Annotation: A computed fold for a 506-nucleotide part of an RNA from an uncultured prokaryote, annotated as small-subunit ribosomal RNA, 5' domain. It matches the Rfam family "Bacterial small subunit ribosomal RNA".
Context: one part of a larger RNA
Formats: sequence, C1' cells, structure tokens
RNA sequence: AUUGAACGCUGGCGGCAUGCCUAACACAUGCAAGUCGAACGGCAGCAGGACCUUCGGGUCGCUGGCGAGUGGCGGACGGGUGAGUAACGCGUAGGAAUCUGCCCAAUAGUGGGGGACAACCCGGGGAAACCCGGGCUAAUACCGCAUAAGCCCUAAGGGGGAAAGCGGGGGAUCUUCGGACCUCGAGCCUGCGUUGGAUUAGCUUGUUGGUGAGGUAAUGGCUCACCAAGGCUACGAUCUAUAGCUGGUCUGAGAGGAUGAUCAGCCACACUGGGACUGAGACACGGCCCAGACUCCUACGGGAGGCAGCAGUGGGGAAUCUUGGACAAUGGGGGCAACCCUGAUCCAGCCAUGCCGCGUGAGUGAAGAAGGCCCUAGGGUUGUAAAGCACUUUCAGUAGGGAGGCAAAGUUAGUCGUUAGGCCAGCCCUGACGUUACCUACAGAAGAAGCACCGGCAAACUCCGUGCCAGCAGCCGCGGUAAUACGGAGGGUGCGAGCGUUAAUC
Repeated sequence: AUUGAACGCUGGCGGCAUGCCUAACACAUGCAAGUCGAACGGCAGCAGGACCUUCGGGUCGCUGGCGAGUGGCGGACGGGUGAGUAACGCGUAGGAAUCUGCCCAAUAGUGGGGGACAACCCGGGGAAACCCGGGCUAAUACCGCAUAAGCCCUAAGGGGGAAAGCGGGGGAUCUUCGGACCUCGAGCCUGCGUUGGAUUAGCUUGUUGGUGAGGUAAUGGCUCACCAAGGCUACGAUCUAUAGCUGGUCUGAGAGGAUGAUCAGCCACACUGGGACUGAGACACGGCCCAGACUCCUACGGGAGGCAGCAGUGGGGAAUCUUGGACAAUGGGGGCAACCCUGAUCCAGCCAUGCCGCGUGAGUGAAGAAGGCCCUAGGGUUGUAAAGCACUUUCAGUAGGGAGGCAAAGUUAGUCGUUAGGCCAGCCCUGACGUUACCUACAGAAGAAGCACCGGCAAACUCCGUGCCAGCAGCCGCGGUAAUACGGAGGGUGCGAGCGUUAAUC
C1' cells in the first nucleotide's frame, strides 16, 4: 500500500459497488422453459348466441376462445459451480480432412395416392405411479408412387434418391429487374508457453510405425486383422502432490513477486458411476435407461426424488443478504400478430463490507465564570471552550409541486439498400423503480462523535493507585515504594463515521 475479510468499541445521511473464500454437505416450500388454434382432430372449463323446457334444467363447437391430446419450434441458449483436469485444458501463432437449425440471395419443384396412432368411446387391472385390451378419427405426423436441374454411387452403359405444402390474410388482373458473397457458430490437427518433488529413474503392448478394412460430419490405433519392433526419457519420461486457464487484480520506480472474488473469454461438471436415444447441435443442470448411496410415499405388491438456477432451511464455520417487485427498459424462446413465458435482466430490501461525498453548525464572546486537574499556593491549564448575544438551516423531519428523464417499439406514409434491414415524419399506447431525481415552503441549533495511542522506534506528560504483584508487550523491554511503559484521572497526539486488533500478499 492492499483485502470478497473477521473480531472489539462506536455509529447521522446519501451515491456507487461488493456480499458462503468453509461441507461439489443434505435439502421443506414457492418460482426459475415454454409457446403456436395462421399445422390437426376436437371441445373439459369460461363467456356469448340459438333451440327445447316439466322452469329444476337440457341440447347445439354456432361464435369468442381453449384444458387435455397429435404435431412444430425451443428445452444444447440464458443462469450456477470449480469437484475433476498438469492436459492441445488454457494462452498465443498457424493448419486441413469437416459440419452448421433459424436468417438472406439464386435455381428447380410443390403432382397423385395410401395405411395408421393418440385424443374420444367401451371394458379391465392397480393403494398409487400408471398400465392393458377392443373400436372410431385428422394433419405441416408416417409410408409408398410419379418426377428430379442441382445431389450421391458408377465398370461412365447406367443406377439411387432426400425434402416438398398446407393454413390464413390482402389484391380487379398481369408482369419485369440483378448475384455466387459476407458474417457467425462448432468439431479436428500442429509449433511454442503453462506449479512443486529424484527421499519418484526407468516407462510403454494398441504400446510406435506400416498395409488393408471398419467407423466418424471429418483426419487419425479412433477400432479391428495382419506385418515390423518400435516409441518416450537426465533438455526429467513414469510416478506422486497441488491446481480450473486467461484478459486481468494487488504490490513495486521498474525488473519482478503474489493472486485468478465481482466483470469478460475458454474449459469442465450437474447426487455418484456408466450408457446411449432424439436432434442442426447433447452423450443433455430443472430429458431417458441401468447400477449405487441417501431421502420420501405405500394397501408391502410397488413407486417418487436430485437447489453447484433465484429466494430460503439445517449443518459446517471467525464469517457472507430477502422464501421481495416488475417484464416498464435491454436481451432471449414461441407466435403473422396481438400477446404469452423469462428468479436472464432491471429494480427494491439487508450489512459501515469497500470506495466517494456531505453533515453533526457558524460569527461574536475575558468576569479568562463555575467545576475538574496540577501547583513552588503566587498561580497555571481545560479555554473562546462554555454560558450570553446576534445569525444560518445543508442533511434528517413535515407539507406541496414535479407526471421531467428512463421510450424505443406499434401503426400510417416517405426514403435508402438486390435482400435480411436501416433512416425520417405524423398518430397512438404503455413505468416495476416511485411517496423517484430535482424544486419550493415550514419549524428550530434544534435529531447526529467516536476510536486508538502518548518509554524509544513514532506525533503526544503529569498526578494518584499498585509494589517483579496485578499487569503490559510488534522489537528493544517495563513493574521488586517517588513507574511519562501496569490500572484510573486530567491533559495531549493521530485519524474520524469510523478507529483499533487479527489474518493474508507485495
């Protein structure tokens, strides 16, 4: 000088930040990923309408809409944590054998069929979770057929073949123009760099290389068969311990040292271990299967669960917050849109945890009051300090103003661009924060100072008590009867809503 700090004493306000460093310990409860009726069959509930009615009600998807279901897209992003990892994990500089949903441009097609399965109805089993059987049905679900420029294979003759299409709105009808690109994401390979230990010296059999095959989006012992016997190592292999890496952060004149909270990039993980499925993308935090530990329900036959998401609980610990508000903004998912969802985010709450700012008054006031302390008893000091007098009102308080900023989206026109999209004008709507910020008025010095130290280092001295006791102490050292070093008081010094101590780093 610094800190994600803690502890002791103390504590007025505001702004901006930070806030489980320990048990990757276990978790009650709520929320954190849905959306689309403009893909589909339908219709449980709500509202409207029509019809019937014994006035109790019933029927009709007809309309607004829509629970459950089929289907699509999204649940691979966003959010958390640092257990593992000494590694192409990260950083940096390169490389070639790859993939890339949604968006955009260009080109071609969008023809004609079929059979199912949910929902629903009927029946059954089960305590439940849920399951089984029969029957009906739609699609942008599924499967053939035709066609196929481009695409794939090829012995160059030929062969194969994905996807494909509806639904809604507008329009009286029809039509033209130009380019091969750019950007982003992901997988793979390589050079160099990346902690300690030799009281770890040898390690390795898919091991090292080749041929062939398989596998993958793709290269490759990635895997397999055969062949060869290689490969690494004192420039530290192997083993072991520790550790996420970086931009950065702290310190330092620098070189360097230490560190990797918050923010940003990458990686890894999601109760523990293993596995694949789906998909453009996962071997998937709030998906599936198996095994294990643990917890819960049970009718004992069997089932359910995973906060290292946001809050919150117990535990551990010196120690770390609210079971808050809102989608108004930014961003994300779905949707033509309206809109819905969003513990991302924006805000609010708590904590002097940190940084910064402000205040606790200011002027005048000598009888140098009283009181305290000291004293050589003269006085000195506290001390212009107080009182008194004349002022001010920041902040806090009360009341009022302030619909200011945060606001763009949307829609109607215009304009630029091949397009995705951008710009501009009018209209209209929307604020969690919020009793906002800010401004004005009112009252009254009114509500607001402590902490450590005073032997030297090191700024600041006397008295009393104690008597090697009680105690202090970072080092030197103080204390055994005159202690500036212990305890108290008066006084002083330093910092100040903080001040000290402890821990840690330079």